[in-house]
Context: one part of a larger RNA
RNA sequence: GGCGUACGGAGGAUGCCUAGGGUCUCAGAGGCGAAGAAGGACGUGAUAAGCUGCGAUAAGCUACGGGGAUUGGCACAUACAAGUUAAUCCGUAGAUUUCCGAAUGGGGCAACCCAAUGGUUUGAAGAACCAUUACUAUACAUAGUAUAGAGCUAACCCGGUGAACUGAAACAUCUAAGUAACCGGAGGAACAUAAAACAACAGUGAUUCCGCAAGUAGUGGCGAGCGAACGCGGAGAAGCCCAAACCUAUUUUGUUACGGCAAAGUGGGGGUUAUAGGACUGCAUUUAGAAGAUUAAAUUAAGCUGAACAGAUUGGGAAGUCUGGCGAUACAGUGUGAUAGCCACGUAAGCGUACAAUUUAAUGGACGAGCAGUAUCCUGAGUAGGUGGGGACCAGUGGAAUCCCCUCUGAAUUCGGCAGUACCAUCUGCCAAGGCUAAAUACUCCUGAGACACCGAUAGUGAACAAGUACUGUGAAGGAAAGGUGAAAAGCACCGAGAGUAUCGGAGUGAAAAAGAACCUGAAACCGUACGCUUACAAGCGGUCGGAGCAUCCAAGUGGUGUGACGGCGUGCCUUUUGCAUAAUGACCCUACGAGUUACGGUCACCGGCAAGAUUAAGACAUUCAGUGUCGUAGUCGAAGCGAAAGCAAGUCUGAAUAGGGCGGUUAGUCGGUGGUUGUAGACGCGAAACCUUGUGAUCUACCCAUGGUCAGGAUGAAGUGUUGGUAACACAACAUGGAGGUCCGAACCAGUUAACGUUGAAAAGUUUUUGGAUGAACUGUGGGUAGGGGUGAAAGGCUAAUCAAACUGGGAAAUAGCUCGUACUCUCCGAAAUGUAUUUAGGUACAGCGUCGAGGUUGAGUUAUGUCGAGGUAGAGCUACUAAUAGGAUGCGGGGGAGUCAAAUCCUACCAAAUUCUGAUAAACUCCGAAUGCGGCAUAAUAUACUCGGCAGUGAGGGCUUGGGUGCUAAGGUCCAAGUCCAAAAGGGAAAGAACCCGGAACAACAGCUAAGGUCUCUAAAUUUACACUAAGUUGAACUAAGGAAGUCUGACUGCAGUGACAGCCAGGAUGUUUGCUUGGAAGCAGCAAUCAUUUAAAGAGUGCGUAACAGCUCACUGGUCGAGCGGGGCGGGCAUCGAUAAUAAACGGGCAUCAAGUGUAGUACCGAAGCUUUGUGAUUGUUUUUAACAAUCGGUAGGAGAGCAUUCUAUUCGCGGCGAAUGUGUACUGUGAGGUAUGCUGGAGCGUAUAGAAAAGCAAAUGUAGGGAUAAGUAGCGAUAAUGUAUGUGAGAACCAUACACACCGAAAGACUCAGGAUUCCUCAGCUACGUCAAUCAACUGAGGGUUAGUCGGGACCUAAGGAUAAGGCGAAGGCCGAAGCCGAUGGCAAAUGGGUUAAUAUUCCCAUACUGGUGAUAGUGCGAUGCGGGGACGGAUUGAGGAGGUUCAUACGUUCUGACGGAAUAGAGCGUUGAGAGGAGGCUUAGGCUGAAUCGAAUGAGCUGAAUUGAUUCCAAGAAAAGCCGCUAAGCUUCAGCUAUUUACCACCCGUACCGUAAACCGACACAGGUAGUCGAGGCGAGAAGCCUAAGGUGCUC
Repeated sequence: GGCGUACGGAGGAUGCCUAGGGUCUCAGAGGCGAAGAAGGACGUGAUAAGCUGCGAUAAGCUACGGGGAUUGGCACAUACAAGUUAAUCCGUAGAUUUCCGAAUGGGGCAACCCAAUGGUUUGAAGAACCAUUACUAUACAUAGUAUAGAGCUAACCCGGUGAACUGAAACAUCUAAGUAACCGGAGGAACAUAAAACAACAGUGAUUCCGCAAGUAGUGGCGAGCGAACGCGGAGAAGCCCAAACCUAUUUUGUUACGGCAAAGUGGGGGUUAUAGGACUGCAUUUAGAAGAUUAAAUUAAGCUGAACAGAUUGGGAAGUCUGGCGAUACAGUGUGAUAGCCACGUAAGCGUACAAUUUAAUGGACGAGCAGUAUCCUGAGUAGGUGGGGACCAGUGGAAUCCCCUCUGAAUUCGGCAGUACCAUCUGCCAAGGCUAAAUACUCCUGAGACACCGAUAGUGAACAAGUACUGUGAAGGAAAGGUGAAAAGCACCGAGAGUAUCGGAGUGAAAAAGAACCUGAAACCGUACGCUUACAAGCGGUCGGAGCAUCCAAGUGGUGUGACGGCGUGCCUUUUGCAUAAUGACCCUACGAGUUACGGUCACCGGCAAGAUUAAGACAUUCAGUGUCGUAGUCGAAGCGAAAGCAAGUCUGAAUAGGGCGGUUAGUCGGUGGUUGUAGACGCGAAACCUUGUGAUCUACCCAUGGUCAGGAUGAAGUGUUGGUAACACAACAUGGAGGUCCGAACCAGUUAACGUUGAAAAGUUUUUGGAUGAACUGUGGGUAGGGGUGAAAGGCUAAUCAAACUGGGAAAUAGCUCGUACUCUCCGAAAUGUAUUUAGGUACAGCGUCGAGGUUGAGUUAUGUCGAGGUAGAGCUACUAAUAGGAUGCGGGGGAGUCAAAUCCUACCAAAUUCUGAUAAACUCCGAAUGCGGCAUAAUAUACUCGGCAGUGAGGGCUUGGGUGCUAAGGUCCAAGUCCAAAAGGGAAAGAACCCGGAACAACAGCUAAGGUCUCUAAAUUUACACUAAGUUGAACUAAGGAAGUCUGACUGCAGUGACAGCCAGGAUGUUUGCUUGGAAGCAGCAAUCAUUUAAAGAGUGCGUAACAGCUCACUGGUCGAGCGGGGCGGGCAUCGAUAAUAAACGGGCAUCAAGUGUAGUACCGAAGCUUUGUGAUUGUUUUUAACAAUCGGUAGGAGAGCAUUCUAUUCGCGGCGAAUGUGUACUGUGAGGUAUGCUGGAGCGUAUAGAAAAGCAAAUGUAGGGAUAAGUAGCGAUAAUGUAUGUGAGAACCAUACACACCGAAAGACUCAGGAUUCCUCAGCUACGUCAAUCAACUGAGGGUUAGUCGGGACCUAAGGAUAAGGCGAAGGCCGAAGCCGAUGGCAAAUGGGUUAAUAUUCCCAUACUGGUGAUAGUGCGAUGCGGGGACGGAUUGAGGAGGUUCAUACGUUCUGACGGAAUAGAGCGUUGAGAGGAGGCUUAGGCUGAAUCGAAUGAGCUGAAUUGAUUCCAAGAAAAGCCGCUAAGCUUCAGCUAUUUACCACCCGUACCGUAAACCGACACAGGUAGUCGAGGCGAGAAGCCUAAGGUGCUC
């Protein structure tokens, strides 16, 4: 270290629970608000942070009613109070109700500031309190009163504007959809509504809603889709009023003959319709029951009454169990220490009321129809209709009616008009151009009562809990986690350990503390401790099969359990693929969650009801009230078809037809349930990039506007000017002066060139070095403006809040995704495809093919074998059989060339070459021929498929091998076809190892047998087997290897020589002409050229080599002898071997190893060898039969089809279990083919199950899944500027870090001091150390408690205006809204006034002391004052250069004081510090200490240099440089005893807000105690031009390991 067991930790699953949710039903209510809402801010308690309540009368006040003992909310503590003289509490009605908010006196950065008028307090100023004071509309009217409105609110409703994604497999008409969204408006409902309507020759009789009609008629790139009406059945029902004619009153106007008349307006009467009605004329004359009010009654609030039980027993506890009772108009429910009709609250039933609410009834009486006549009058005009353009209807412009809008036009008048789908006629219906109208219908922010085959803390609302909280974001907006002690706190007194209020050990409480507050149960990952076995020569998907030893248990056996030396076999899971151990995808581990659902249609199957019929829908009624039952026949389907239709009909259509043919006809449907599948819906789950719409953002950044600020120092030296020279005069030159410049160098400041570092950073862009600009197109503060197809852009597609080729937020929205991934329990039967056709199609889809399930009907179609009969033109073959191609020969028509006396004849030919012929010979698109196989027919046999119809699929990426081809290189593990096979979807054996090669198809079990391929020396089961050969190369022993080379070796046939003597060896010869000729210095066989004869011989080359200068010499060919049997040279063929032979490790027999093999070949015998076959036992499926069973066949399997089951949650019924211990958790044993089940020990402490049906949020390993927890890396990286620490003392349980002291170090144009923004208590003191601090901590910017911010003069308001903002007037616009001068608001600017010292732990220009100043009021004195008008002033740029001199600083002298010199001596010698509101001094007082306070007294005088603030002047330049008020003056109206003004003095008055602390930073912006960023002021000394750089002062610090 591994396995096992036991015991723990950690963690928070599981079980149980519910306080909270979800979905509904029945009732109620359907609004609140200027009488100040909704929503907030701030307050309010004895102590009080949060929630709740309330409002300065503040967890409350008053009255009435209820009620009757406790009470001061959640919230359980302490203290203090209240209550039977009736509290708390409940109901009803009142009072109070700060500030903001429509917000309304004005303003404003919501919860704040500032007024005016009247009144109250005070003599005035000042201050306080009360009331009133907004705008719009309307009315009256006269400058006012009154009334109303405004804003908020979930859905429903009406209207205005109006998308896109998407679908159409693209897209444009179309769709989505008049949806989403925005906007206006109303109500409890809204809208609509009383026929200028439908219909069709019959009729209905307002609207709305429901069921049908009907997915019909239609419409439609006639695509996708969209989609009525008539009529019928129901719910509910309700009808009316004006305008006009006519009459009348009155006002005004006109006119008049003054009698009136007419017109217009207003009021009253009258009148309201289609078979026309009314006015008018004549006649006649009364009923119905609205509102409001009154009276009466009923119901409703808080509430009251409300039956019936005891004992024993177990137990901590009884409601359990046992025994015996009782109630019930009450056995709904909840609680009580376990499960209660009879304990408590309740429940059934009954009762009870008001200054409150609702309903009903009565009283009441508005309004309100007649008959007849028909001359005249009236009956809705810029209307109906029409042109043009649009929209709405089922209707997309169509033949397009009807309705609505815009535009231009434009009627009729009852003898009239409109409609009936162009239009016309007839006929029918109706009467427009005015208005009102309940119910039936829609919805639920809210209240009450109740229900659930809904959830039960990762669920159910986002929210069971301080949840729209914490937290994130500038903002719109986004948005969590988090439940459980116990019956009762009985919440651990006391003791001990400990630094201890940590923690632990005892003790005690309790049924239990292994219920101890991190608290029920307490799983897993993960982390430990103890024990048993095992492990340090061992190579591994970790298991499985066999198995020794050791330990242990008992019931003692052939037993169980743990471990496991050693051996055999063995490359995870998922997905996707032709194919994955793959080095292709996904998963770190565990737990919980996590994906084919639902509605409405279609279709098929099964089950059930009824059946030539079946069935209701909406609705109604009853009821035990979401249920169920009974009605309800409107409608639907079926019972008859055919035809385009008229139409006919068991037929009909076509047709001339009585023919033929097509489609029909011989009966089964329909309603419901369940299941399969499909359509429309998000439709199995997760996943885009995008599109559209409403809003939110310019605190970042871009540009712009207004108003402020900043830029050390040095250099250069333009124009101009002056002087001198010079010129006729200019010009020009020199020298000065001058101080220009997108000028130069260089800090601050701005930028970001180079390099390195950094890259899980110090930092989501920096650091260090270096660099560019640095008076300008410079940089910067504050306040504003521009907004998303928009802005802004010295332009990079840059920037627009860490986001930009179109920001961010919410919504349409679950957009769409022919794409990827994932998709969860078991068993049984069958079982594919990767092909054809088509496709904006190729990784998709449709049809066909192949699968499965069901049904059907038949002598039988299917398949195989054998036989037989056929058609055919492939393989092959052939070509003197065609077509085409073709090598050589023969012959040589014809041609070329040459010869030929001009021509011709003629001749010649290493030329071309037809035709013919001989030999050879090619072909996918040649065939005189021509198989095998395949295909078709028939017969026989075997087998059991096949076919048709219907439901449901999947597949349409294929791959290897063999054979036949195309292509390619007769390349490919290439590609494309065909036939077959296997893999895919197939395990087993062999091939070392291997998808498809060989063998062979696994239902299960066996320590049985036989074989296949392949094997038998060993690893490793079986032959060191038999016989005969070959190989010498370890060839070979299972990857591949050539041409070519070679006396390797074995072997076959052939050929030649050979007893007339071969071959080899040995012994001899190998000669002569001649040194052949030539050549040559020489050439004699042998440098070279030519020739290569002849002779002697057994044989001997004018010579095969060596050799010489040339000869010589040696040798060979050739010959003889010797020897004595085969030999030779050879070529040809076969077997095995050899070289050829080259890739990175020996390392490609599987290793060892093997040589008469364990190699190779031939022949044989035996054995091994698989999940094959057999044997034995068992199961399942299908079929058959003689059906308790037997027999036969079958049982590999991906996609997929079909079937049968297990488990989980809930419901109903049923039967049971449980404190003598349910569920859960955790072990063990048994059991089933499996999903699983049962029993039992421990845990646990209250619920749980059986059976049968039913209903589902119904099963996880994977989705880079979601949430939580836990590992690994790892005790690893790191601990955030390398300015630096050390010592001593103190404190303390403990000190590197805290305090004090002393040294040292760092900053010092800061790392010092002040101050804005921003933050918001961080400030000071005391006490603490769990967390926070990158270590520790006694410390702290941490925790807890207490304390702290004082103003007429500082800043802001009570003053002013800029950019800009909001806006009375006014203008514009579908709506929302936009623009907008005056006036208003709005600082970054203008504008009255204070300094010094002292003081606190913490504040000071604020308190105190001292000395001032400003404005106002009164008094006093004097007096021409007076404004919102006018004038002045305020009032302004850059650069350069002066004046000025606060202050700072240095030096020198002087004075004071301290110190210094080896020895000796001295001094205006040297050194340091100090020298006037500063300092010295120090009696005395206070104090534990540190320290604080502090009287008397002392306290001198100059010079020089440098620098330099406020203020202020001048010069010069072009870009020409705010406004208003305060202030001064002038008058107007007006007032002139007042008021007002002026002046001195004096006395009073002077409000609100800020004020602590940090502020180049540990307190701001950057997620952090972050090397970054952050405006302004002061800013010392030495060296130096300098604010550079280096070193220092004051002061600060040593950067938290």

Notes:
This is a predicted structure of a 1601-nucleotide part of an RNA (large-subunit ribosomal RNA, half A) from Emticicia aquatilis. It matches the Rfam family "Bacterial large subunit ribosomal RNA". It was read from a public genome assembly. NCBI's taxonomy places the organism under Bacteria, Bacteroidota, Cytophagia, Cytophagales, Emticicia.